Description:
A computed fold for a 90-nucleotide RNA from Oribacterium sinus, annotated as Glycine riboswitch aptamer. The coordinates come from a structure-prediction model, not an experiment, and the mean pLDDT is 81. It matches the Rfam family "Glycine riboswitch aptamer". Its Rfam clan is "Glycine riboswitch clan". The same sequence occurs in records of 2 taxa. The RNAcentral record of the sequence draws on Rfam and Ribocentre. The model forms 90% of the base pairs in the Rfam consensus.
RNA sequence: UAAGGCAUGUUCAGAGAGCGCGAAAGCCACCGAAGAGGCAAGUUGUUGAAAAACAAUGAAUCUUUCAGGUAAAAGGAUGAAUAUGUUGGG
Numbered sequence: 001u002a003a004g005g006c007a008u009g010u011u012c013a014g015a016g017a018g019c020g021c022g023a024a025a026g027c028c029a030c031c032g033a034a035g036a037g038g039c040a041a042g043u044u045g046u047u048g049a050a051a052a053a054c055a056a057u058g059a060a061u062c063u064u065u066c067a068g069g070u071a072a073a074a075g076g077a078u079g080a081a082u083a084u085g086u087u088g089g090g
Base pairs, nucleotide, nucleotide: 001089004087005086006085007084008083009082010081011080012079013078018028020027021026029070030069031068035066036064037063038062042057043056044055045054046053047052
């Protein structure tokens, strides 16, 4: 010390689906944008003459729906602005 990356704080924006049934326990239906799980190409390794096979690694707003959620409120991935720290270039 310009841009950029990452973490955290603050402000703003921020979707979906039940104000279901039941006295309760619980049951049925539904949603994906807290969190969590799954994998494609690629890469690596092993076997193989090769083709290929197997294993590891491997992203998402995709997918699963464990968790969470289904009036409002709250929560909310993510985005924008800003501050601090850090990284990074010189």